Context: one part of a larger RNA
RNA sequence: GCCAGGGAGUGCGUAGGAGUGGCAAGCAUUGAAGCGUAGUGAAAGCGAGGGCGCGCAAGCGAUGAGGCGCCGGGCAUGAAAAUGCCUAAGUCACUCUUACUCGACCCGAAGCCGUUGUGAUCUACUCGCGGCCAGGACGAAGUCGGGCGUAAGCUCGAUGGAGGUCCGCAACCUGUCAUGGCAUGUCCUGUUGGGUGAGCUGCGUUUAGGGGCGAUAGACCAUUCGAACACGGCAAUAGCGGGUCCCCUCCGAAGUAUCUUUAGGAUAGCCCGGGGCGAGCUUGCACACGAGGUAGAGCGACCGAUUUGAAGUUAUGGAGCCGAAAGGCUCCGUCUUCUCGUCAAACUCCGAAUACGUGUGCUGCGCAGACCCCCGGAGUCGGCGUUGUUGGGUAAGCUAGCAACGCGAUGCUGUAAAGACAGUAUCCGAGGUUAAGGUCCCUAAAUCCUGGUUGAGUGUAUCGAAGGACGGCGUUGCCAUAGACAGUCGGGAGGUAGGCUCAGAAGCAGCCAUCCUUUAAAAAACGCGUAAUAGCGUACCGAUUGAGGUAGCGCCUGCCGAAGAUGGACGGGGCUAAGCCAGGUACCGAUACCUCGGUAUGGAGACAUAGGUAGGAGGGCGUGCUGUACGGCAAGAAGCCAGGUCCUGCGAUCUGGUGGACCGUGCAGUAGUGAAAAUCCUGGU
Numbered sequence: 001g002c003c004a005g006g007g008a009g010u011g012c013g014u015a016g017g018a019g020u021g022g023c024a025a026g027c028a029u030u031g032a033a034g035c036g037u038a039g040u041g042a043a044a045g046c047g048a049g050g051g052c053g054c055g056c057a058a059g060c061g062a063u064g065a066g067g068c069g070c071c072g073g074g075c076a077u078g079a080a081a082a083u084g085c086c087u088a089a090g091u092c093a094c095u096c097u098u099a100c101u102c103g104a105c106c107c108g109a110a111g112c113c114g115u116u117g118u119g120a121u122c123u124a125c126u127c128g129c130g131g132c133c134a135g136g137a138c139g140a141a142g143u144c145g146g147g148c149g150u151a152a153g154c155u156c157g158a159u160g161g162a163g164g165u166c167c168g169c170a171a172c173c174u175g176u177c178a179u180g181g182c183a184u185g186u187c188c189u190g191u192u193g194g195g196u197g198a199g200c201u202g203c204g205u206u207u208a209g210g211g212g213c214g215a216u217a218g219a220c221c222a223u224u225c226g227a228a229c230a231c232g233g234c235a236a237u238a239g240c241g242g243g244u245c246c247c248c249u250c251c252g253a254a255g256u257a258u259c260u261u262u263a264g265g266a267u268a269g270c271c272c273g274g275g276g277c278g279a280g281c282u283u284g285c286a287c288a289c290g291a292g293g294u295a296g297a298g299c300g301a302c303c304g305a306u307u308u309g310a311a312g313u314u315a316u317g318g319a320g321c322c323g324a325a326a327g328g329c330u331c332c333g334u335c336u337u338c339u340c341g342u343c344a345a346a347c348u349c350c351g352a353a354u355a356c357g358u359g360u361g362c363u364g365c366g367c368a369g370a371c372c373c374c375c376g377g378a379g380u381c382g383g384c385g386u387u388g389u390u391g392g393g394u395a396a397g398c399u400a401g402c403a404a405c406g407c408g409a410u411g412c413u414g415u416a417a418a419g420a421c422a423g424u425a426u427c428c429g430a431g432g433u434u435a436a437g438g439u440c441c442c443u444a445a446a447u448c449c450u451g452g453u454u455g456a457g458u459g460u461a462u463c464g465a466a467g468g469a470c471g472g473c474g475u476u477g478c479c480a481u482a483g484a485c486a487g488u489c490g491g492g493a494g495g496u497a498g499g500c501u502c503a504g505a506a507g508c509a510g511c512c513a514u515c516c517u518u519u520a521a522a523a524a525a526c527g528c529g530u531a532a533u534a535g536c537g538u539a540c541c542g543a544u545u546g547a548g549g550u551a552g553c554g555c556c557u558g559c560c561g562a563a564g565a566u567g568g569a570c571g572g573g574g575c576u577a578a579g580c581c582a583g584g585u586a587c588c589g590a591u592a593c594c595u596c597g598g599u600a601u602g603g604a605g606a607c608a609u610a611g612g613u614a615g616g617a618g619g620g621c622g623u624g625c626u627g628u629a630c631g632g633c634a635a636g637a638a639g640c641c642a643g644g645u646c647c648u649g650c651g652a653u654c655u656g657g658u659g660g661a662c663c664g665u666g667c668a669g670u671a672g673u674g675a676a677a678a679u680c681c682u683g684g685u
Base pairs, nucleotide, nucleotide: 001685002684003683004682005681006680011102013100014099015098016097017096018095019094020093021092022091023090026035027034039046040045050071051070052069053068054067058063072087073086074085075084076083077082105243106242107241108240112233113232114231116230117229118228124207127204128203129202130201131200132199133197135167136166137165138163142159143158144157145156146155147154148153172194173193175192177190178189180188181187182185209225211221212220246620247619248618249617250616251615256268257267258266259265260264269380270379271377272376273375274374275373276372280365281364284362285361286360287359288358289357290356296350297348298347304343305342309338310337311336312335314333317332318331319330320329321328322327383407384406385405386404387403388402389401390400391399392398411424412423413422414421427598428597429596430595431594432593433592437588438587439586440573441572442571446585448584449583450582451581452580453579459575460574467560468559471556472555473554474553475552476551477550478549479548487544488543489542490541491540493517494516495515498512499511500510523538526537527536528535599610600609601608602607621674623671624670625669626668627667628666629665630664631663632662639658640657641656642655643654644653645652646651
């Protein structure tokens, strides 16, 4: 892992509610205690149940059980007005459901405690009796002898054998290091340290859990230690994690507000079921009337920013200059006017659309009971995405809000795959038609039609800038066989070197003016050039050539720019269209739409409806046992195996085989009543 068996909302009590039944101003109990028949007031105490009207069902109407309203009545408070509560249906049992107390649906801590124990055979320390330490080296004190010395003593040579001394792969002990070894162990191997001492070691022995022991590491106290182990309190507690067992039908959420809180609750909101009442309700549309200061716009309407230039003003602002001083001048700045150009969430002379409020009408819903009210049962309190919009942020598949629609809780088709995107929403079966999206092959349907465009495999649904170098199309103006544009050839002159200025100023440093003549045409000169001239082009004109040219605007297309880690992605193949743009006609394509048949729910019917997590409600299937009634079975019960039939499903049933003795059905009841999961438990394999 698999298989079998076991495995989780139970029971007592109390209370609320629903249903059913008994009796009823009483009910229940053997009886007392209980609940109800009267309330009200803090209390002393006092102490009701009637009248009028409306009106549902029903009904021709009158009327009208319940129901509603007003008045009245009781008590309390108050001077009063008035206000609060009350003004006749219960009670007992059973079943279901919910709440609370208890283990309270099941499993799960780390832990805490104990007039409960067990441990020092491991290990820490103490104590008692023992054992062990190859070999070698150094050579303390003391002692002896020689020499010197008055002596104390010094010195030399021997002897001697001290030491938490030295060397040491002897034994023994253990720490270090290693890219070492493997079946990863307080291991092994190698290496290195200690190795007569605070040494190592055997046996015995003491100290016990808030206690021991500790050359101190919170170390060690039996693989357990920042408080041992066993048992008990104990089913500790867990707002946390996991699990929680058959079917069908109807409805169907929330991730919000407040308080507590911040992984949780309570109340409200949203969902479900039941009941009451009895006629309106209406979120959508239109119109009317309101309130508004957003989008936009504007600012010579405030306020606060703000570009350009000009004129004036100011000398009480700043800087500088001149001057002996008085004072003067220049620039900047101030202010005013004009002019060019701009802004604002916390500016507004203005000002929408939507949205909002009220009313009327329409639409939709409603006696098959809406709206509203009451009772009972929940779940929810982490939300997320898209579009629009407002903040934060360089930005984000980022973050904080608001609104709508979705996902969550929702299938189906498309998008290669896909949660939210596009289409459409889903009872069962069959046939057809379409949507989004597609129609070369994978792959259902056009190798469809017309006109453009791209040459980059651009592109083929979904990134690419500044910048650079190229193309295509449309449109407007002008020129053009009286010859355009470009090229080539020629001309491009005279007054004059215009005047001034200037060392010079001759078209060409600068200022002013910019005429006339001859002409086909030729500037008081557009550029280069000279010290100044000169010189070279240009404008302009003629000739030659012979058909379109030129300037602007708009649209479209591809190229470079262009860098990511295994080889590689338009979904792939591939495609020059099977790419892109515009237009058209067919076809394919969903659980959509249409048609037919069927099931269920609601409904008298006609018809309508039938996705669904949490969750509510309803109806069933199956298991064990009990009561009762009726049955089966050795001519073969249960169980097991195989096959058939029926049911929406849980499931039921029949036949055959096996098996060899019990089993079933109806009604009623009862519960240790349904497993795939819990690192579930036990067993098997």

The part of an RNA shown here (large-subunit ribosomal RNA, domain II) has 685 nucleotides and comes from a Candidatus Micrarchaeota archaeon. It matches the Rfam family "Archaeal large subunit ribosomal RNA". Its family is annotated with ribosome and structural constituent of ribosome in the Gene Ontology. Clan: LSU clan. NCBI's taxonomy places the organism under Archaea, Nanobdellati, Microcaldota. The sequence was found in a public genome assembly.